[in-house]
Context: one part of a larger RNA
Molecule: small-subunit ribosomal RNA, central domain
Organism: uncultured Dehalococcoidia bacterium
RNA sequence: UUGGGCGUAAAGCGCCCGCAGGCGGCCAGGCAAGUCCAGGGUGAAAUCUCCCGGCUCAACCGGGAGGGUGCCCUGGAAACUGCCCGGCUUGAGGCAGGGAGAGGGAUGUGGAAUUCCCGGUGUAGUGGUGAAAUGCGUAGAUAUCGGGAGGAACACCAGUGGCGAAGGCGGCAUCCUGGCCCUGUCCUGACGCUCAGGGGCGAAAGCGUGGGGAGCAAACCGGAUUAGAUACCCGGGUAGUCCACGCCGUAAACGAUGAGUACUAGGUGUUGGAGGUAUCGACCCCUUCAGUGCCGAAGCCAACGCGAUAAGUACUCCGCCUGGGGACUACGGCCGCAAGGCUAAAACUC
Numbered sequence: 001u002u003g004g005g006c007g008u009a010a011a012g013c014g015c016c017c018g019c020a021g022g023c024g025g026c027c028a029g030g031c032a033a034g035u036c037c038a039g040g041g042u043g044a045a046a047u048c049u050c051c052c053g054g055c056u057c058a059a060c061c062g063g064g065a066g067g068g069u070g071c072c073c074u075g076g077a078a079a080c081u082g083c084c085c086g087g088c089u090u091g092a093g094g095c096a097g098g099g100a101g102a103g104g105g106a107u108g109u110g111g112a113a114u115u116c117c118c119g120g121u122g123u124a125g126u127g128g129u130g131a132a133a134u135g136c137g138u139a140g141a142u143a144u145c146g147g148g149a150g151g152a153a154c155a156c157c158a159g160u161g162g163c164g165a166a167g168g169c170g171g172c173a174u175c176c177u178g179g180c181c182c183u184g185u186c187c188u189g190a191c192g193c194u195c196a197g198g199g200g201c202g203a204a205a206g207c208g209u210g211g212g213g214a215g216c217a218a219a220c221c222g223g224a225u226u227a228g229a230u231a232c233c234c235g236g237g238u239a240g241u242c243c244a245c246g247c248c249g250u251a252a253a254c255g256a257u258g259a260g261u262a263c264u265a266g267g268u269g270u271u272g273g274a275g276g277u278a279u280c281g282a283c284c285c286c287u288u289c290a291g292u293g294c295c296g297a298a299g300c301c302a303a304c305g306c307g308a309u310a311a312g313u314a315c316u317c318c319g320c321c322u323g324g325g326g327a328c329u330a331c332g333g334c335c336g337c338a339a340g341g342c343u344a345a346a347a348c349u350c
Stems, first nucleotide, its partner, number of pairs: 003322004007304002012318001014201004021194003025088003029084003033081002035077008048066007091191001092188003095184005103177007110154001115149007125136002162169002206247006215241002220236004258317006266295011299306002323350003332343004
């Protein structure tokens, strides 16, 4: 509780869709609900302001006048909002022609590497560290050659790059599928923006059922280190990491910056497109649209910094904050198999 704020001080919901609600482009006509003007009514008394008076004054009290947000009625105005009707194309959508992309889902497939198994060569070590040891190895290891099995991840390309609403997405091929950009300005004609509730998506970890298991690796067991070492280092190693289906719904879910629209110097790089210039041609150069970086005018900021991808200038809608601790808690409710999640106090204390 008026207000002031939300990049880092408290504060932007993790993201999207979206009903109600709020807000809404240009032109013309009508209505008169909002709005404005005039008149009338009401607005009890007390209270309030002014004047006069009564208690010796004052407080207090009496009288008179004034004022009175607002509400109602009547008449009027029509700029703005609203409502009705008609029109428009710049917002929005569509159509046509091009374009880029790790956007999503499914199926298949490739090579390198690790591990394991079989066989060959070969012999006394290997491995690991700061140094070691545990470990592995004469039952033949490590190394090396050939063959096989299986799982997971895709070096180089790779970018300061691209795509997606966010989470996120990276070998290759095929199928299914979403969005975006550019050009034309052909069609519709405000169909829009935002969004409480609601619905959906949502990394990792975790949970359920079934499968899979190469490497890695919580827990755990050893070896070291150390005063100790429930760690850091080393040797092992189970959940898990992977797949299918179903849950969970969290995060420094970050740009710590909600969404939309408009306006406001420049410079420089890069990605995708269009146009022009030039050329034999690809480049180069110029203009422009969309994205993504850096530096900066004005302006903003407590400063740091931001600066057309705003934290500048404005408007619309939503969310949120209101001293620290107690407390991302208790209780209650809702959700969940559970773990727990969401909502969210108080005493007390500084």